[in-house]
Description:
c-di-GMP-I riboswitch aptamer from a Deltaproteobacteria bacterium, 75 nucleotides, folded computationally. Of the family's consensus pairs, 94% are formed in the model. It was read from a public genome assembly, where an Rfam model found it. The organism belongs to Myxococcia, within Bacteria.
């Protein structure tokens, strides 16, 4: 290095709801909360899905794929 994820350990994230701000929405950003999650880490490239002021743009990575970077153990 690559492959696995447990009945390990130290930790990590945080749905849905409240709230306070931003948007024209979809959603996003704090904060509380914790359904979950072994990448639920970043990427919007491929497809989806969803908004719109619709030849155009925009969201969504916790929707599936790819990319890529990481901790801890294993054989």
């Nucleotide at each position: 290095u690559a492959c696995a994820g447990a009945c390990a350990a130290a930790g990590c994230c945080a749905a849905a709801c409240c709230c306070g701000c931003c948007g024209a929405g979809a959603g996003g950003c704090g904060g509380g909360g914790a359904c979950g999650g072994a990448a639920a880490g970043c990427u919007a490239c491929g497809g989806g899905u969803c908004u719109u002021u619709a030849u155009g743009a925009g969201a969504u990575a916790g929707c599936c794929g790819g990319g890529u970077u990481g901790c801890c153990u294993g054989g």